[in-house]
Notes:
Model confidence (mean pLDDT): 82 of 100. Predicted 3D model of a 124-nucleotide RNA (SAM riboswitch aptamer (S box leader)) from uncultured Nocardioides sp. The RNAcentral record of the sequence draws on MGnify. Of the family's consensus pairs, 97% are formed in the model. Lineage of the source: Bacteria > Actinomycetota > Actinomycetes > Nocardioidaceae > Nocardioides.
RNA sequence: CUCAUCGAGAGGGGCAGAGGGACACGGCCCGCUGAAGCCCCGGCAACCUGCCGCCGCCAUCGUGACGCGGUGCCAACGGUGCUAAUUCCGUCCCGCGCCGAGAGUCGGACCCGGGGAAGAUGAG
Numbered sequence: 001c002u003c004a005u006c007g008a009g010a011g012g013g014g015c016a017g018a019g020g021g022a023c024a025c026g027g028c029c030c031g032c033u034g035a036a037g038c039c040c041c042g043g044c045a046a047c048c049u050g051c052c053g054c055c056g057c058c059a060u061c062g063u064g065a066c067g068c069g070g071u072g073c074c075a076a077c078g079g080u081g082c083u084a085a086u087u088c089c090g091u092c093c094c095g096c097g098c099c100g101a102g103a104g105u106c107g108g109a110c111c112c113g114g115g116g117a118a119g120a121u122g123a124g
Base pairs, nucleotide, nucleotide: 001124002123003122004121005120006119011041012040013039014038015037019030020029021028024091025090026089027088042083043082044081047079048078049075050074052072053071054070055069056068057067087118092115093114094113095112097110098108099107100106101105
């Protein structure tokens, strides 16, 4: 940089000792009944991976083997990841609705839906 996913799921112990929820601001939460961090043991999930089936492509004199790609099911030894709250929520844009002022629009508060930005994880 590209692609995919991000409303599901899954916690105990030891050390430690005041913060944490990515960054900024706002909100709302978690935390001395013990935060961050480190270690151990579990667990979740199924991105990579493995088995099997199906489909397509490919060889040859011949047999679609082997291989490659796609897809579905299953598995969880291995590589990662994750294990409060939607990625905790909002911020930018669009749409529906509301209020106020007035001309051909402007301003304001909030809700819902969609998109974006940013971020996280995996694969390349």